Notes
A computed fold for a 549-nucleotide part of an RNA from a Myxococcales bacterium, annotated as large-subunit ribosomal RNA, domain I. Its mean pLDDT, the model's own confidence on a scale to 100, is 84. It matches the Rfam family "Bacterial large subunit ribosomal RNA".

Context: one part of a larger RNA
RNA sequence: GGCGUAUGGUGGAUGCCUAGGCAGUCAGAGGCGAAGAAGGACGUGGACAGCUGCGAUAAGCUCCGGGGAGCCGCUAACAGGCAAUAAUCCGGAGAUUUCCGAAUGGGGAAACCCCAUGGGUUGUAGACCCAUGAGCCCGUGAUGAAUUCAUAGUCACGGAGCGGCAAACUCAGGGAACUGAAACAUCUAAGUACCUGAAGGAACAGAAAGAAACCUCGAUUCCCUCAGUAGCGGCGAGCGAACGGGGAAGAGCCCAAACGUUGAGACGCAAGUCUCAACGGGUUGUAGGGCCUGCGACAUGAGCGAGUUUCGGUAGGCGAACGGUAUGGAAAGGCCGGCCAGAGACGGUGAAAGCCCGGUAACUAAAAUCGAAACAGACUCUAGCAGGUACCUGAGUACCACAGGACACGUGCAAUCCGGUGGGAAUCUACGGGGACCAUCCCGUAAGGCUAAAUACUACUGACUGACCGAUAGUGAACUAGUACCGCGAGGGAAAGGUGAAAAGAACCCCGGUUAGGGGAGUGAAAUAGUACCUGAAACCAUACGCCU
Numbered sequence: 001g002g003c004g005u006a007u008g009g010u011g012g013a014u015g016c017c018u019a020g021g022c023a024g025u026c027a028g029a030g031g032c033g034a035a036g037a038a039g040g041a042c043g044u045g046g047a048c049a050g051c052u053g054c055g056a057u058a059a060g061c062u063c064c065g066g067g068g069a070g071c072c073g074c075u076a077a078c079a080g081g082c083a084a085u086a087a088u089c090c091g092g093a094g095a096u097u098u099c100c101g102a103a104u105g106g107g108g109a110a111a112c113c114c115c116a117u118g119g120g121u122u123g124u125a126g127a128c129c130c131a132u133g134a135g136c137c138c139g140u141g142a143u144g145a146a147u148u149c150a151u152a153g154u155c156a157c158g159g160a161g162c163g164g165c166a167a168a169c170u171c172a173g174g175g176a177a178c179u180g181a182a183a184c185a186u187c188u189a190a191g192u193a194c195c196u197g198a199a200g201g202a203a204c205a206g207a208a209a210g211a212a213a214c215c216u217c218g219a220u221u222c223c224c225u226c227a228g229u230a231g232c233g234g235c236g237a238g239c240g241a242a243c244g245g246g247g248a249a250g251a252g253c254c255c256a257a258a259c260g261u262u263g264a265g266a267c268g269c270a271a272g273u274c275u276c277a278a279c280g281g282g283u284u285g286u287a288g289g290g291c292c293u294g295c296g297a298c299a300u301g302a303g304c305g306a307g308u309u310u311c312g313g314u315a316g317g318c319g320a321a322c323g324g325u326a327u328g329g330a331a332a333g334g335c336c337g338g339c340c341a342g343a344g345a346c347g348g349u350g351a352a353a354g355c356c357c358g359g360u361a362a363c364u365a366a367a368a369u370c371g372a373a374a375c376a377g378a379c380u381c382u383a384g385c386a387g388g389u390a391c392c393u394g395a396g397u398a399c400c401a402c403a404g405g406a407c408a409c410g411u412g413c414a415a416u417c418c419g420g421u422g423g424g425a426a427u428c429u430a431c432g433g434g435g436a437c438c439a440u441c442c443c444g445u446a447a448g449g450c451u452a453a454a455u456a457c458u459a460c461u462g463a464c465u466g467a468c469c470g471a472u473a474g475u476g477a478a479c480u481a482g483u484a485c486c487g488c489g490a491g492g493g494a495a496a497g498g499u500g501a502a503a504a505g506a507a508c509c510c511c512g513g514u515u516a517g518g519g520g521a522g523u524g525a526a527a528u529a530g531u532a533c534c535u536g537a538a539a540c541c542a543u544a545c546g547c548c549u
Stems, first nucleotide, its partner, number of pairs: 001548009015534001016498002020469002022466007029458002031165002039100003042055003046078001050074002061094006070082003105114003115133008135162002137159007169200001170198005180187001184234001210217002221248005231239002252450003255394001259280009285428001287393003290389006301381003307375008316364002322337004338355002340344001346358003399423004404418003409435001430445005485492002505533001508520004
């Protein structure tokens, strides 16, 4: 020096565990904000660095309800207190709620500085305290230019109007590239990513100027299918329907106009005409409505829902049934003998408990506050038949041309839908559509509007589930984690869990520097469980012994 064995050290793998995650299901909720949010800064405890809570009334104040013996958060100890005159704790309703932040009196390098008006305290110079003071929009009133009237503007008052935040879902305005085409330009990726605006608990769409095909269907939305079909396509790569069928859900309505009444204004000698406003009327495609004539009727249904009742939420309550014995530190495991069960879910208890504890099944509860359903009541809306007449039925619209976009459809024979520019109809004997276009035929009635459900999503709350993870896994984060740390910044971003059943956390003695550390003693089932703490692998280090060189 090597190898082997043993004993230790170091190290923190492995096993076991879970306080945290992940993915869902079913419900709830689907918003918060000038009555100042989200998010922060700074404070706040007897002593307090961090977290949590709270706000100068500051780990809290008041009331109401629950609950019933301990309490002063994480957090032990000390000091000092509170509590059957009901504390702590839980729920509901309030009060307080510094400063910044949309931030809004003005400014500003956020959490700071400065001002005006009114009021208050005072030692009347000042200081301090309280309230108000942004903009836009809407309404009312006053004032009022160029410019006579007027208008613009200005001012005052009133407004729980708007502003900002928030995970995804939704709609709209904009809108890529990488990539694919084995290059690349049309094309694709893709109307995706991303930016912006707006809204809701859903949004959008929606009651046929539809779809069909000579048969018919009857708003919209979503799912399955039709079908990778018909088509589109440098006919490349690729893109990709609809009709029809089966389901989920199911709901229909209101204006404009004709006409009438009233009021105001303009024109007119007047009759009257025109315009505007309010109210009535009216709402359709087998056309409907108005007006005129004749007949008939006095109902039905719907919406909204202060209130009442019921149900549910936000604290809770009640809640069955077990003992012995040996082992063991400890029994819930073994053995013996019982019991309950509308409860044998689950968790805990010194090892594995239906009957020890919390619970579980069943039943039950609310002063306060919130939600839902039903009902009563008020209010609002809601109907006809026949004949005549030809008054009305959405105009810079439909449509056309040019240039684009959307349609599965790339200009194509390209219909249909929507903007830009330029032209520009008809009025029911009308107009649009049926994939160029024309005719016949059929279907519908544009140029106004509203509309639940079926559908999408989950930041958030509750319950439950898992052939999901178990600390290099699972969230980046089981722990003071978006922390420490890095970066000027945008941003990047960790490591780090486990004594024991219980601190019983080692009195006392010894060595040592009044250390560190260790040895005794003691606790404990165990201390090679001693806080550098469960188990404690390997590398690596050391000691002892054996063998070899």